RNA sequence: UGGACUGUGUGCGACUGGCGGAAACAUGGGAUGAACCAUGAGGGAGCACAUGGAUAUAAACAGCCGUACGCCUGGGCAGAGGUA
Numbered sequence: 001u002g003g004a005c006u007g008u009g010u011g012c013g014a015c016u017g018g019c020g021g022a023a024a025c026a027u028g029g030g031a032u033g034a035a036c037c038a039u040g041a042g043g044g045a046g047c048a049c050a051u052g053g054a055u056a057u058a059a060a061c062a063g064c065c066g067u068a069c070g071c072c073u074g075g076g077c078a079g080a081g082g083u084a
Base pairs, nucleotide, nucleotide: 005053006052007051008050009049010048011047012046015043016042017072018071019070020069025040026039027038028037029036041067063077064076065075
């Protein structure tokens, strides 16, 4: 000197699945040895920058996100470690 925590603004933004019920994304096409594809709307953690707050060596922590709810499937982000 910077970072770790937090509010706000701007930009980027992964992930956004299947089934049930009269219905609680829509349209089109598929899958059940499945839980996907495209478009539109919406959600959205997280990242970067700017700015304000906090400033305790402590706080926090088996975390966060994806269309009321339930049952399932599969991911992303963050964090830790390793290799190049």
The RNA shown here (ZMP/ZTP riboswitch aptamer (pfl RNA motif)) has 84 nucleotides and comes from Paenibacillus rhizosphaerae. RNAcentral holds the sequence, with entries from Rfam and Ribocentre. Model confidence (mean pLDDT): 76 of 100. It matches the Rfam family "ZMP/ZTP riboswitch aptamer (pfl RNA motif)". The family has 185 seed sequences and 3,295 matches in Rfam 15.1.